Predicted 3D model of a 107-nucleotide RNA (SAM riboswitch aptamer (S box leader)) from uncultured Chthonomonas sp. Its mean pLDDT, the model's own confidence on a scale to 100, is 80.

[in-house]
RNA sequence: UGCCUAUCACGAGUGGCGGUAGGGAUCCGGCCCGAUGAUCGCCCGGCAUCCGGGCUCCCGAGCGAGCCGCGGUGCCCCGUCCGGCCCCACUUGAGGGGAGAUAGGGA
Numbered sequence: 001u002g003c004c005u006a007u008c009a010c011g012a013g014u015g016g017c018g019g020u021a022g023g024g025a026u027c028c029g030g031c032c033c034g035a036u037g038a039u040c041g042c043c044c045g046g047c048a049u050c051c052g053g054g055c056u057c058c059c060g061a062g063c064g065a066g067c068c069g070c071g072g073u074g075c076c077c078c079g080u081c082c083g084g085c086c087c088c089a090c091u092u093g094a095g096g097g098g099a100g101a102u103a104g105g106g107a
């Protein structure tokens, strides 16, 4: 880089430092964030059981359940910010796809 599987309605910062002008994945249309310093990088704090690990439950067992934030990670404004493709509906979609993101596995 690409393939497969799973999840994406919940949860979590008015933090500190750096840095500069745009940013929210791509194209379009909206809607938001941003000199009261955003996006981004680092630190601190927090959330999450996705993977590993540990403990407990079940007579035993696990492809089960619960707990631990210990390790790997990811995340912490607006549902993946919303829509654009399809069906039903009727103008409300917790519908289905596509694309994307995250995790695991394989080559």
Stems, first nucleotide, its partner, number of pairs: 001107001003105006013044001015043004022033003027084004045076004050072003053068005080099001085096002088093001
Notes:
It was read from a public genome assembly, where an Rfam model found it.